The prediction has a mean pLDDT of 89. Predicted 3D model of a 350-nucleotide part of an RNA (small-subunit ribosomal RNA, central domain) from a metagenome. Rfam family: Bacterial small subunit ribosomal RNA.
[in-house]
Context: one part of a larger RNA
RNA sequence: UUGGGCGUAAAGGGCGCGUAGGCGGUGAAGUGUGUCUGAUGUGAAAGCCCGGGGCUUAACCCCGGAAGUGCGGCGGAAACUGCAUCACUUGAGUCUCAGAGAGGAUAACGGAAUUCCUGGUGUAGAGGUGAAAUUCGUAGAUAUCAGGAGGAACACCGGUGGCGAAGGCGGUUAUCUGGACGAAGACUGACGCUGAGGCGCGAAAGCGUGGGGAGCAAACAGGAUUAGAUACCCUGGUAGUCCACGCCGUAAACGAUGGAUACUAGAUGUCACGGGAACUGACCCUUGUGGUGUCGAAGCUAACGCGUUAAGUAUCCCGCCUGGGGAGUACGCUCGCAAGAGUGAAACUC
Numbered sequence: 001u002u003g004g005g006c007g008u009a010a011a012g013g014g015c016g017c018g019u020a021g022g023c024g025g026u027g028a029a030g031u032g033u034g035u036c037u038g039a040u041g042u043g044a045a046a047g048c049c050c051g052g053g054g055c056u057u058a059a060c061c062c063c064g065g066a067a068g069u070g071c072g073g074c075g076g077a078a079a080c081u082g083c084a085u086c087a088c089u090u091g092a093g094u095c096u097c098a099g100a101g102a103g104g105a106u107a108a109c110g111g112a113a114u115u116c117c118u119g120g121u122g123u124a125g126a127g128g129u130g131a132a133a134u135u136c137g138u139a140g141a142u143a144u145c146a147g148g149a150g151g152a153a154c155a156c157c158g159g160u161g162g163c164g165a166a167g168g169c170g171g172u173u174a175u176c177u178g179g180a181c182g183a184a185g186a187c188u189g190a191c192g193c194u195g196a197g198g199c200g201c202g203a204a205a206g207c208g209u210g211g212g213g214a215g216c217a218a219a220c221a222g223g224a225u226u227a228g229a230u231a232c233c234c235u236g237g238u239a240g241u242c243c244a245c246g247c248c249g250u251a252a253a254c255g256a257u258g259g260a261u262a263c264u265a266g267a268u269g270u271c272a273c274g275g276g277a278a279c280u281g282a283c284c285c286u287u288g289u290g291g292u293g294u295c296g297a298a299g300c301u302a303a304c305g306c307g308u309u310a311a312g313u314a315u316c317c318c319g320c321c322u323g324g325g326g327a328g329u330a331c332g333c334u335c336g337c338a339a340g341a342g343u344g345a346a347a348c349u350c
Base pairs, nucleotide, nucleotide: 003322004321005320006319007304008303012318014201015200016199017198021194022193023192025088026087027086028085030083031082034080035077036076037075038074040072041071042070049065050064051063052062053061054060091191092188093187094186095185096183097182103177104176105175106174107173108172109171110154115149116148117147118146119145120144121143125136126135162169163168206247207246208245209244210243211242215241216240220236221235222234223233258317259316260315261314262313263312266295267294268293269292270291271290272289273288274287275286276285299306300305323350324349325348332343333342334341335340
């Protein structure tokens, strides 16, 4: 390579948009690219294969045939595929109406709590632990009351609840804005799916410049513990955590499960919207669509388990794997301010 695979054994790209490419709904008539068929030309000789023959046999040699799965022009077929044409509405999309949502951005506002400051009351302790000590406190702490400052986060509601492509999103209000869903119709008429490169987004930590800094807290200091204790526990505490702008581009970026479409028993929660029945309305019963859970037929699986949200049955497209270590290392290249990231071996060894 042919294959066989990718939830947990090696293997799904962190996620999206999309270029090339690959693949692609229904009907009609056309063409004849692929496809199929017939005859034909060519496919050197030798060799391979079959038949026959010659050296005493064999190897070897000679004669004949077949094959040479291929290619060219010619005649034909038209189901499928391609191409060009006309048409269709179920895929896809647009319009109208209604509701749901921590979806995103910006601005303003609110209360609780921690800390600090000022003042009042008040007196000897407070704090902390397994027990202590470092620490704070007669220069009046802790406790308590009133006032003020400032930063960060939003208790209850809150929920295997919701929204988002993923990362992620949670006080309230306003403005701007994306998407999905439901209900009826109307319209466009295959406009679709996937997506190498590319572009964008991307937790935390980290970096640059400027602000901010209450609490928490790497580093660091001290107190304990211990044989030691560069830890776990305690008292402090700086970067950082927050904001603006610009980088970084990684993660157990996980459902460890790529995307799309179709098909294949059900049962039971829950969220959004709708229909029916019912009632004074929510509620209750029944039913449809879309999401999100649990349990399970068939089937699958090495097992665990998955099971209409598939890991079942199929098709299309992309990514990836191919024994362990060496190694996500070295070298080279690209990117980055740096940290480093991306790409990514071999010797050797088991």